About this RNA:
RNAcentral holds the sequence, with entries from ENA and MGnify. This is a predicted structure of a 74-nucleotide RNA (transfer RNA) from a Pyrinomonadaceae bacterium. It matches the Rfam family "tRNA". It is annotated as a transfer RNA. NCBI's taxonomy places the organism under Bacteria, Acidobacteriota, Blastocatellia, Blastocatellales, Pyrinomonadaceae.
RNA sequence: CGCGGUGUAGCUCAAUGGCAGAGCGUUCGCUCGAUAAGCGAUUGACGAUGGUUCGAUUCCAUCCACCGCGACCA
Numbered sequence: 001c002g003c004g005g006u007g008u009a010g011c012u013c014a015a016u017g018g019c020a021g022a023g024c025g026u027u028c029g030c031u032c033g034a035u036a037a038g039c040g041a042u043u044g045a046c047g048a049u050g051g052u053u054c055g056a057u058u059c060c061a062u063c064c065a066c067c068g069c070g071a072c073c074a
Stems, first nucleotide, its partner, number of pairs: 001070007010024004018054001025043001027041004047063005
């Protein structure tokens, strides 16, 4: 310098142009003599900017971060 991939909740992962979900976790409560387990509720996210569209997390462009491959140098 070139090419490709990934980016969603505190963590691990889904979803796919039309309400953004799950498990674990946080917090509160129920239960128990107490703890664990269990049950109910609660909390919280689409990397950034722009574009297309009636509507974008999804499609397009640029940028950012990380990962891989190649080239260059020696």
The same sequence occurs in records of 2 taxa. Its mean pLDDT, the model's own confidence on a scale to 100, is 82.